[in-house]
RNA sequence: GCUUCCAUAGCUCAGUGGUAGAGCGAGAGAUUGCAGAUCUCUAGGUCAGGUGUUCGAAUCACCUUGGGAGCU
Numbered sequence: 001g002c003u004u005c006c007a008u009a010g011c012u013c014a015g016u017g018g019u020a021g022a023g024c025g026a027g028a029g030a031u032u033g034c035a036g037a038u039c040u041c042u043a044g045g046u047c048a049g050g051u052g053u054u055c056g057a058a059u060c061a062c063c064u065u066g067g068g069a070g071c072u
Stems, first nucleotide, its partner, number of pairs: 001071007010024004018055001026042005048064005
């Protein structure tokens, strides 16, 4: 330098055009003599950034940024 994959909650990931979710973690409550475990609830997201396509984009196209792999 070229090709390709990835970027979504604090962490690990799902979501492949129609209001963004799970597990773990955090906070509160129930339970317990206290804690742990268990159960319930809550908070937490400009979906890496930009432009475009579309009635509508996390999702499709292009560019940029960061990371991984391969080739030279």
Molecule: transfer RNA
Organism: Saitoella complicata NRRL Y-17804